[in-house]
Context: one part of a larger RNA
């Protein structure tokens, strides 16, 4: 690993990017003709047997033996259809072919055939030497290697059996049969196959093939022999010309990525605006109460509380509209405006050409609270202080109130960061709404006729949901995904493994601290 689980029983990092790693759309030689071997099944006949028959000849047995211009089947080798099977030099020189030729049959005939013989004859990859070049794996047939004991398993009366490797037989001074076979993953070797998968290749042609010019090195042989030079020969190298070619770039993946067009959004930054509400000021009016509560009291008040009316300031917040509605990675986002860059989602006979998914390590971003250092402190308010309630109350309930709550500039990196449910992809069912785009078709106003709007209708493709049902899953709640899973594989990361101990201690690390990330045991049950 075959082969667990992860919505609620243990478990999907908060969320996104992303490197190693894993994994990855189709596309290139199919298929037919001919000859041919093997194995196997039927048909049809014959020898053999056996049975009936006087005979002719029938029936039968087939694990018998054999043939077939017969009719299939499965494995194969060879050639050939435009298809390199490397290729070169030498050897070696087998089928074939072809030329001559002798007997024998045959024919109308060097007409056919059968047995021969010869060739400095053409022809050729059987296998032997030596260049000179070769895309490379995986994966799979089969071989050789692979200690023994073990396992399996063959013989064998350890009296039987686990065992052992022995024993066994006459006519006994000896004769003989064993001591087998199998498996034997990895990795190494050798040979065949070319399906799957990967890998190279000709795009600034430094590409392939042929062919000749040059030029530069080497120098065997041969020209009677010695030597020198050069030339042809042969090899090696370098430059540039000419010529063949159907010269050479697969599609465009209901993959991805960019471009464009009109749009959509309560996406995010700055900036500006506007709403009432609290709460405090100022002025004015009115009066004995007011707050608050289950009931009270603390609190306020003739120095005028509350409350009413006119203004101002400040800080916060964005009510109704607001929804089973939107948009964002998620946290999250809600007044108007304007700027700024961004994003989806549709259309598209645009474009590149595998760019692509999921990701250790790693990075960004991350509610509330929390920190530090400024600003601002209207509200509400941890601590705290009082009143109340109570046996008690360090608490709900009430009155005030620090710090925070706001916000800059830095840290922090957790949440019942939840849908308690990873991302990507395919399939599998019935519906009606809706929110963004398109395409079609109607209506309706203004203004006649186009256009835009604004309603209806049907199509479609992306969304957030519902609904009703199980073919289906699943302990069950319930679930179109929690289904396509004992009929078990479609990629890919991460996590759990009985309850506490304990997310404790201890080590690293990160942090200014609070803390965060990693994360045991002993014991107990």
């Nucleotide at each position: 690993u075959u082969g667990c689980a992860g919505u609620u029983a243990a478990a999907a990092a908060g969320c996104u990017c992303g490197u190693a790693g894993u994994u990855g759309a189709a596309c290139c030689u199919u298929g037919g003709g001919c000859c041919u071997g093997g194995c196997u099944g039927g048909c049809c006949g014959g020898u053999c047997c056996g049975c009936c028959g006087c005979a002719a000849g029938g029936c039968g047995u087939g694990c018998a033996c054999u043939g077939g211009u017969c009719c299939g089947g499965c494995c194969g080798g060879g050639c050939u259809c435009c298809u390199c099977c490397u290729u070169c030099u030498g050897g070696u020189g087998a089928a074939c072919c072809c030329c001559a030729u002798g007997c024998c049959c045959u024919u109308c005939a060097c007409u056919g055939g059968g047995c021969g013989u010869g060739g400095u004859g053409g022809g050729g990859a059987c296998c032997c030497a030596g260049g000179a070049c070769u895309u490379u794996u995986a994966c799979u047939g089969u071989g050789a290697a692979a200690a023994a004991a073990u396992u399996a398993g063959a013989g064998u009366g350890u009296u039987c059996a686990a065992a052992g490797c022995a024993g066994g037989c006459c006519u006994u001074u000896g004769c003989u049969c064993g001591g087998a076979u199998a498996c034997a993953u990895u990795a190494g070797c050798a040979u065949g196959g070319a399906a799957u998968a990967a890998u190279a290749g000709a795009a600034u042609a430094g590409g392939g093939c042929g062919g000749g010019c040059c030029c530069c090195c080497u120098a065997u042989u041969u020209u009677g022999u010695u030597g020198g030079u050069u030339u042809c020969u042969a090899g090696g190298g370098g430059a540039g010309c000419c010529g063949c070619a159907a010269u050479g770039a697969u599609u465009a993946a209901u993959a991805g990525g960019g471009u464009c067009a009109g749009u959509c959004a309560g996406g995010g930054g700055c900036a500006u605006c506007a709403g009432u509400a609290u709460u405090c000021a100022a002025u004015c009016g009115u009066c004995a109460g007011a707050g608050g509560u289950g009931a009270a009291a603390u609190u306020c008040u003739u120095g005028g509380a509350u409350c009413g009316a006119u203004u101002g300031a400040a800080g916060a917040c964005u009510a109704a509209c607001u929804a089973c509605u939107g948009c964002g990675a998620a946290a999250g986002c809600a007044u108007u405006u304007g700027c700024c860059a961004g994003g989806g989602a549709u259309g598209u006979u645009u474009u590149c050409a595998u760019u692509a998914a999921u990701c250790a390590g790693g990075a960004a971003c991350g509610a509330a609270a929390g920190u530090u250092a400024g600003g601002g402190g209207a509200u509400c308010g941890a601590a705290g202080a009082c009143g109340a309630u109570c046996a008690g109350a360090u608490a709900c309930c009430g009155u005030c109130g620090u710090a925070g709550u706001c916000u800059u500039a830095a840290c922090c990196a957790u949440a019942a960061a939840c849908u308690a449910u990873g991302c990507c992809g395919a399939c599998u069912a019935g519906g009606g709404a809706u929110c963004g785009g398109a395409g079609g078709g109607g209506g309706u106003c203004u203004g006649c006729u186009a256009g835009a709007g604004c309603c209806c209708c049907c199509u479609u493709c992306g969304g957030c949901a519902c609904c009703u049902u199980a073919c289906g899953a699943g302990a069950a709640a319930u679930c179109a995904a929690a289904g396509u899973c004992u009929u078990u594989g479609g990629g890919u990361u991460c996590u759990g493994g009985g309850g506490g101990g304990a997310g404790u201690a201890u080590g690293g690390u990160c942090g200014c601290a609070a803390g965060g990330c990693u994360g045991a045991a002993a014991c107990u049950u």

Annotation: Small-subunit ribosomal RNA, central domain from Mangifera indica, 525 nucleotides, folded computationally. Its Rfam family is "Eukaryotic small subunit ribosomal RNA". Rfam links the family to the GO terms ribosome and structural constituent of ribosome. The coordinates come from a structure-prediction model, not an experiment, and the mean pLDDT is 82.